[in-house]
């Protein structure tokens, strides 16, 4: 100095003019009152005093408190979901466990683990069922068989070997023919014929047989190959015709069962040869927990106007209605209009802000939190107050000065060392001090910038998300 | 105070339940047809699926957190 991770602060002081709750006190109008003076409500002065936030924000969650509903219980429908505590409750939060992961360091031949700091974790249940897994790949979930690998059985006008028949060549000897040295025989030399033996070089390949190879089938295998996020346990050995938990150790998984722990779990010991892929932030299954409303809840005062319910309602006339075949008569009952009640609009007023409260000291607890005492009061507005204007100080940005500081580059001096030399010196590195550049810390003056996310609305306990700087803890570089 | 929906190409909108290739009209481009324009054939292009994290082998789609914008009740 940077970087990660936590935890607080998130401007301070002070003039002036406003807005706004309370409180004292005055005036003014107003009622009462003979007055004296009392008293609301309105209006307006004066003094005093209180006035945003860690998120007041998004409204995700849990709860006070409020009406409605409510026997009790389920169903559907929502939401949580490792385990212990905490809590008025949470999906919150604190300790633990598992798991994953980053560096270090270590163990094993290897699969694979062991320790050590740090990060993350929506972490019931995939042998309850359903259901999905694209593409590729032989096969993607009661496994399969593309290449391969191995046995058998045919085929091969494939190869090798061994070899039989057969030619052929070479050599060896007989037989027997012609020519010729010679006239005849023998002999010799050329040249054929036949059959014999050895060599087995060479050819064929017609039989049999062994190996290999290729084709076909047929059976066995999953060790290798390839795809794929994911391939049905894996490392070593043995073992096999190839092979394979076939068999063996060990690793990994799972089972019982002991032991430690309140638990999740963990540790040992035994046994399974594997049978059990991922996905439940798919549907589901288990357990848990939710009755609905949401301060425009809710109560309380009540105007005008309308229109409802009661009483009252003169005399004349109208309408309806009993009585009536019909009319008068007679009765009822309705209307203007007073009076009295109830709903209930506008408005007013309560809910409201003392509260799961804030601040300190003991006190228990690993902590979350919780107790015991003292202290304190800290917005309450209702279209919606906390605001402008300025002074020093804080901050940050940017410029100019030069003392000073360490840092890196570069340049040239001394020293010391290594190389190498033609013994002159090259070079390369340290180390000192001397110049110069370059970013930076600090100091002074000058400007700018009023300075980060943001504005209470019934209150609260969290998450979650926005936050410029400044302070502090650790941890790595 | 509470509740519900929508954000996918220049514009309108499907696709999300039930994950695996983002389509459709219109608008753009080019080409034919025509004397040229229009209309009409045909071929083409063009999307960080508001952002950001998660879960998953894979995310426009499930989950969470945010931004924006519309309706509805008290």
């Nucleotide at each position: 100095g940077a970087g990660c991770g936590g935890g607080u602060c998130g401007g301070g002081c002070g003039a002036u003019c406003g807005c706004u709750g309370g409180g004292u006190u005055c005036u003014c109008c107003g009622u009462c009152g003979c007055a004296a003076g009392a008293c609301u409500u309105g209006a307006g002065g004066a003094c005093c005093u209180g006035g945003a936030g860690g998120a007041a924000a998004g409204u995700c969650c849990g709860g006070a408190c409020u009406c409605c509903a409510u026997a009790g219980g389920g169903c559907a429908g929502c939401g949580c979901g490792c385990c212990u505590g905490g809590u008025a409750a949470c999906g919150c939060c604190a300790g633990g466990g598992g798991g994953c992961u980053a560096a270090g360091c270590u163990g094993g031949c290897g699969a694979c683990g062991g320790c050590u700091u740090g990060g993350c974790u929506a972490c019931g249940g995939a042998u309850a069922g359903u259901g999905c897994c694209a593409c590729a790949g032989a096969a993607a979930a009661u496994a399969a068989a593309c290449c391969g690998c191995c046995g058998g059985u045919g085929c091969g006008a494939g190869c090798g070997g061994c070899g039989u028949c057969g030619g052929u060549g070479a050599c060896c000897g007989g037989c027997u023919g012609g020519a010729g040295g010679c006239g005849a025989a023998a002999c010799c030399u050329c040249u054929g014929g036949c059959g014999g033996g050895u060599c087995u070089u060479c050819c064929a390949u017609u039989a049999a047989c062994c190996g290999c190879c290729g084709c076909a089938u047929u059976g066995g295998u999953a060790a290798g190959g390839g795809u794929g996020a994911a391939a049905c346990g894996g490392u070593g050995g043995g073992g096999u015709a190839a092979g394979a938990g076939c068999c063996c150790a060990c690793c990994g998984c799972g089972c019982a069962g002991g032991c430690a722990g309140c638990g999740a779990u963990g540790u040992c010991u035994g046994c399974g040869g594997c049978a059990c892929g991922g996905c439940a932030a798919a549907c589901c299954c288990c357990g848990c927990g939710c009755g609905g409303u949401g301060c425009a809840a809710g109560g309380c005062c009540a105007a005008a106007u309308a229109g409802g319910a009661g009483g009252g309602g003169a005399g004349g006339g109208c309408u309806a209605g009993c009585u009536c075949g019909g009319c008068c008569c007679g009765u009822u009952a309705g209307g203007a209009c007073c009076c009295u009640c109830g709903g209930g609009u506008a408005g007013g007023c309560c809910g409201c802000u003392u509260g799961a409260g804030c601040c300190g000291c003991c006190g228990a607890g690993c902590g979350a939190u919780c107790g015991g005492c003292g202290g304190c009061c800290c917005a309450g507005a209702g279209g919606a107050a906390u605001g402008a204007u300025c002074g020093c100080c804080g901050a940050g940005c940017g410029c100019a000065u030069g003392a000073g500081u360490g840092c890196g580059g570069g340049a040239g001096c001394a020293g010391c060392g290594g190389c190498u030399u033609u013994c002159g010196g090259g070079u390369c590195g340290c180390u000192g001090g001397u110049u110069u550049c370059g970013a930076g810390c600090g100091a002074u003056g000058c400007g700018c910038u009023g300075c980060a996310c943001a504005g209470a609305a019934u209150c609260c306990g969290g998450c979650u998300u926005a936050u410029a700087g400044g302070c502090c803890c650790g941890c790595u570089c | 105070c509470g509740g519900g929906g929508c954000g996918u190409a220049g514009c309108g909108c499907a696709g999300c339940c039930u994950g695996g290739u983002a389509g459709c009209g219109c608008a753009c481009c080019a080409c034919a047809a025509u004397g040229g324009g229009g209309u009409u054939g045909u071929g083409g292009g063009g999307g960080u699926c508001g952002g950001a994290g998660g879960u998953u082998c894979a995310a426009a789609u499930c989950c969470u957190c945010u931004c924006g914008c519309c309706c509805c009740g008290a």
Model confidence (mean pLDDT): 75 of 100. This is a predicted complex of two RNAs, RNase P RNA and transfer RNA, with 551 nucleotides together. It holds a member of the Rfam family "Bacterial RNase P class A".